[in-house]
This is a predicted structure of an 81-nucleotide RNA (c-di-GMP-I riboswitch aptamer) from a Gammaproteobacteria bacterium. Its Rfam family is "c-di-GMP-I riboswitch aptamer". Its family is annotated with cyclic-di-GMP binding in the Gene Ontology. NCBI's taxonomy places the organism under Bacteria, Pseudomonadati, Pseudomonadota, Gammaproteobacteria.

């Protein structure tokens, strides 16, 4: 230094869900709050999944989203049973 593991340790991050702003929604921020999580760090490449403002007679539709759905890329903390 690489890979592996997560028993012990240092820390990390924060699910329901409750106030608040924001948004058409989906969802995001912020504050409490801990379900979990060895990358629950970061990134919409790739498969899935979510709304459907706007368009379309309908049917449907993403330029919105979702990294805690999976894959892949990128980076990194602790310990070594």
């Nucleotide at each position: 230094c690489g890979c592996g593991u997560c028993a012990c340790u240092u820390g990390g991050c924060a699910a329901a869900u409750a106030u608040g702003c924001u948004g058409a929604a989906a969802g995001g921020c912020a504050u409490a709050g801990g379900c979990g999580c060895a990358a629950a760090g970061u990134c919409a490449c790739c498969g899935g999944c979510c709304u459907a403002a706007g368009g379309g007679a309908g049917a449907c539709u993403a330029u919105g989203g979702c990294a805690g759905c999976g894959g892949g890329a990128c980076u990194g903390c602790g310990a070594c049973a």